SAM riboswitch aptamer (S box leader) from an Anaerolineaceae bacterium, 112 nucleotides, folded computationally. Of the family's consensus pairs, 94% are formed in the model. It was read from a public genome assembly, where an Rfam model found it. The source organism's lineage runs through Bacteria, Bacillati, Chloroflexota, Anaerolineae and Anaerolineaceae.
RNA sequence: CUCUUAUACAGAGAGGCGGAGGGAACGGCCCUGCGAUGCCUCGACAACCAGUUAGCGAUUUUUCGUUAACACGGUGCCAAUUCCGACGGAGGAUGUUUCUGGUAGAUGAGAG
Numbered sequence: 001c002u003c004u005u006a007u008a009c010a011g012a013g014a015g016g017c018g019g020a021g022g023g024a025a026c027g028g029c030c031c032u033g034c035g036a037u038g039c040c041u042c043g044a045c046a047a048c049c050a051g052u053u054a055g056c057g058a059u060u061u062u063u064c065g066u067u068a069a070c071a072c073g074g075u076g077c078c079a080a081u082u083c084c085g086a087c088g089g090a091g092g093a094u095g096u097u098u099c100u101g102g103u104a105g106a107u108g109a110g111a112g
Base pairs, nucleotide, nucleotide: 001112002111003110004109005108006107007106013042014041015040016039017038021031022030023029026085027084028083043078045076048074049073051070052069053068054067055066056065057064058063082104087101088100089099090098091097
C1' cells in the first nucleotide's frame, strides 16, 4: 500500500515544549495567541486482540463456542454523532426536513 471482516448518537485531560494554524479531502459550520495542530511526560477512557476467573453448551479427556467480570500485556482513543452534508431510495414539506442504503475516511483483527 491492497484485500477481507467487525465497530461507531456511549466514554475519557492535566503539565511541559513550541508558536499558527487545525477539524482527511470539497462545501458548510466550528476550534484556535484565554496558545490550537503537533511532540513529550503522567493520567484517564474503552474493551478490538491476547490473557485470567466464573457460569452455560458442545466435544469426549482435551479443546471449542458463548455469556459475565477483571484491566497486568498489544493496539486505539481523550472538542463537537466519523462535527454535519455531499451520491441513491422512501416519507414529509415547498425552500427545506426525517429515515435508510451506499461512497470515502478512522480503528481493531486476519491475509497478501
The prediction has a mean pLDDT of 83.